Transfer RNA from a Rhizobiaceae bacterium, 74 nucleotides, folded computationally. It was read from a public genome assembly. Rfam family: tRNA.
[in-house]
RNA sequence: CGGAGCAUGGCGCAGUCCGGUAGCGCACUCGCCUGGGGGGCGAGGGGUCGCAGGUUCAAAUCCUGCUGUUCCGA
Numbered sequence: 001c002g003g004a005g006c007a008u009g010g011c012g013c014a015g016u017c018c019g020g021u022a023g024c025g026c027a028c029u030c031g032c033c034u035g036g037g038g039g040g041c042g043a044g045g046g047g048u049c050g051c052a053g054g055u056u057c058a059a060a061u062c063c064u065g066c067u068g069u070u071c072c073g074a
Stems, first nucleotide, its partner, number of pairs: 001073007010026004020057001028044006050066005
């Protein structure tokens, strides 16, 4: 320098193909069960999707540029 993948709550991931109000597990908070620990059950808070712009009635999803990171090639 060229090409490809990835970036989504604190952590790990799904959702993208085919646009329609952002979800799961763990963790956290509260309540209940348990003599306590541990564990179980129920409820709840927390992100508007790496950044900027564009298309659209509507964008995590489509398009463009940029940033970070991983891999391949030179």